[in-house]
Small-subunit ribosomal RNA, 3' major domain from Picea sitchensis, 476 nucleotides, folded computationally.
Rfam family: Bacterial small subunit ribosomal RNA. Its family is annotated with structural constituent of ribosome and ribosome in the Gene Ontology.
Lineage of the source: Eukaryota > Embryophyta > Pinidae > Pinales > Picea.

Context: one part of a larger RNA
Parts: sequence; structure tokens; C1' cells
RNA sequence: UGACGGGGGCCCACACAAGCAAUGGAGAAUGUGGUUCAAUUCGAUGCAAAGAAAAGAACAUUUUUAGGGCUUGACAUGCCGUGAAUCCUCCCGAAAGAGAGGAGUGCCUUUGGGAACGCAGAAAUAGGUGGUGCAUGGCUUUCAUCAGCUUGUGUUGUAAGGUGUUGGGUUAAGUCCUGCAACGAGUGCAACCCUCAUGUUUAGUUGCCAGCAUUGAGUUUGGAACCCUGAACAAACUGUCGGUGAUAAGCCAAAGGAAGGUGAGGAUGAUGUCAAGUAAUCAUGCCCCUUACGCCCUGGGCGACACAUGUGCUACAAUGAUCGGGACAAAGGGUCGCAACCCCGCAAGGGCAAGCUAACCUCAAAAACCUGGCCUUAGUUCAGAUUGCAGGCUGCAACUUGCCUACAUGAAGCUGGAAUCGGUAGUAAUUGCUAGUCAUCCAUACGAUGGUGAAUCUGUUCCCAGGCCUUGUACA
Repeated sequence: UGACGGGGGCCCACACAAGCAAUGGAGAAUGUGGUUCAAUUCGAUGCAAAGAAAAGAACAUUUUUAGGGCUUGACAUGCCGUGAAUCCUCCCGAAAGAGAGGAGUGCCUUUGGGAACGCAGAAAUAGGUGGUGCAUGGCUUUCAUCAGCUUGUGUUGUAAGGUGUUGGGUUAAGUCCUGCAACGAGUGCAACCCUCAUGUUUAGUUGCCAGCAUUGAGUUUGGAACCCUGAACAAACUGUCGGUGAUAAGCCAAAGGAAGGUGAGGAUGAUGUCAAGUAAUCAUGCCCCUUACGCCCUGGGCGACACAUGUGCUACAAUGAUCGGGACAAAGGGUCGCAACCCCGCAAGGGCAAGCUAACCUCAAAAACCUGGCCUUAGUUCAGAUUGCAGGCUGCAACUUGCCUACAUGAAGCUGGAAUCGGUAGUAAUUGCUAGUCAUCCAUACGAUGGUGAAUCUGUUCCCAGGCCUUGUACA
């Protein structure tokens, strides 16, 4: 100087407390361990691995396994020979890949040849998701959006070092004020960026409709007021008043205001720490394989199942289930696409087909909610697993192993031990809707998006994490 302490002081955070909802019990979904297997490809393992990489494992993907094949190779560069390329038929085969026959002659040209492509050959070399993340770059997690981390000059100490950065206040903040052997500076903080909340101006189509006409309908003429959308600006700064404070920084309260003291949310992550993670994104040193640890194909596997565990989903019901009727969003996607209306089907879906490269057409029905009927506390008209059978869709292909529909079947489960997690407001809870990936889809995931909409906290004794000062130490 650090680190540590069941040392001290100050402070902070959904850390505790208060309150709400949940996990832990059940079923099935998914990830992991274990076991099994020809193979169940690989890595990730407290927080900071485990619905994570994977924003889509039937084939492909695919790395794995069995079998069948290739050896200058599936891919790159140059050398040599030959044929343009390409297409059709037969035949062996599971395919990959072999074999045979035929058609076909293009473009540029200095007529030598060349470009592009195919086949054959030789030797350089290709190739490796093989190893090492403890040789590395790059990227990333975490402490932590915590308030810290440093430096020049000066000064002090024999030196390691100290000072500044400590003290008194204050702040979300090493934020600011003040004092001081310190005076400056850098990087972090804050602000500058984006979205939301208010207004003004401008622009009105595909969006809007107050008044005057018009219609089944903003449908049409019309209008530019309103809504909305796009752009540009304004507005919030402790600016004003009062109190308090050291006449400071600030704090408390008030007014005005759409918004008030960082307005709300996002992006933004200092010096460093964990030899943290990644050699399987990529790049890369070294080592290793080279008729195989490379490459092609068919089938299987990644989906196994005494068990253990993580994360979500659905429930156990009456604040409900079910059957009628009625209402209100936001944000997205669409031409390899979204598909209306109509017809067929109980339905999934099918047929025909208008419109739309979209504020125009369409996916599209919002759901919780309101209203009426029925059920009456039951393993039930709760719950829906499992199973049978019949269908539909995608796709060469649905057995291993897809999704959806109808009918039948109707398991556990009556609120969950010890323990544990999340949220401080349009939040939790609850409720639908939608994008990406995508032929289809194992999505109950994940990312957005609105609807309804609480309770509690005016405290810091304790648990956990962190910051500053100080103290002890046989630790470095």
C1' cells in the first nucleotide's frame, strides 16, 4: 500500500421490513445431470451453466453412428492434354457413383489462338466443427450504471509510498460549495443521441369530417377546422416566491404549468477483477491427420428413460365453467406472399376468385369486459393428461419423430413441507394481439405491443451486495 475481521463510524440498493403475486406438491412442455445406446455430436456448471448458443433437429441442417463409395479431392491458384457448353435414351445401384449409345456445335480472333465450362493427368498443395481459450486477437459475461480509477508539476518520507482523492456540508454521483501543501489535468458521473408526454407552424393522401349538400356506408361533391401522420421549432432552468442553511452548495414547501426538481423509459458500461467464457462464428501461433481425424451418399441418432434437478405452461374451480347476444386497442407482417366475398364440410380444411408491392387490399376474430340462460360444492357441466378410431395440411417422404380437427376415453390434481424468487405505478397481477426464425412445426419459448389495473413502503435493528473514513492483523 492492499486484502481480510462473527472491529467501529457514515451512506446506499426491492437488501431487509411492509404489502401483492408466485416457485417448491400435480400433469404435461422444455433445458441439464445421470443411466442406456452402434450413436444418443460438441462446448457452457454458484451468483455470472441449465426455454442459454439453437430467431425453428422428419431429409437437409449435422458436427454423431452403421453401411456403400472417392483420393489433387466437395472448395482455391497456376501447368499440360482433350472436348465447346449442354441435352436425351438404356442399364447396375438404396443413393452416391459407375457403364453404353445418340443429338449438338455457339462467342471473340491478327486464324497462331483466347474466354467460359466439362473430362483426364502430374506435382505443388487443398481439406480438418482434430488438440491447446493455461500460447493468442477479436467479441462477451460479472462485480456495476457501482462512483470510482489515474496523471503532470510541486511538496513530504532513507525508502516502499503519502499528499492531491482527506476534513465540514451536500448530491443519484470524486455532484457541487467551502476549508486545506497543494495547484492543475485526464478518464468515468452529468449533458449532448433516440422514444414517450404538451403546444405552435407547415403539409393534407390512401388518413380525418365541424358546418352545408349527399349515401346502405366519409360513399360522393366539398372542407383544412378537429383527429391523425410526417417534418421543423417552442417548452423545465431550482427559472420565480417563502422558509432554512455559512450571505455557499443545497434542502423543504408553494405558485404557475402538459410535465418539477435526473419528467418516464432506452442506448451509452471508467481503471481493473474472475489464467471467467468462446480454438464449434471468425481470425490465428504451435502440435496432430493426409487412400484419412479429409470428402460424397443412404438409413439411424441428436426425440432413448428406474431416476434427480432448473425454467416456464395448464390446473385444482362459483371473483368460476359452459352456451347465446353486444362493445372497445396498439404495434406489426404480406408478391416464392396476405387473401376478402360466395359455395362445400360439424371442424381442421377444400373449391372458385376480387383486391393489394399496402395510412388504400388483406392477415383480423382482439381477449379479459358487459348482458341473458344453465350448472350448485360434487373429483362435478372443475381439470384436461393418456389412449382408441376417423379425417385434414405441409412436404420426395410424417414408422422411428410433425402440426391441426371431429367423436369417444376422462389420469393426477381439492392451493402445495423445509426453503426460495419477482415487482415501488400505468409497476405487480391479469388479458389478448403480433413479428422473427419458418415448406410445415413440436412456440407453453423469445422479442415487441396494447386492454383492465392494485396493495405496501415517509423505516434501517437484522440478512445479502456495494461505496467512503478509521482501527487490528504471525496474511500478500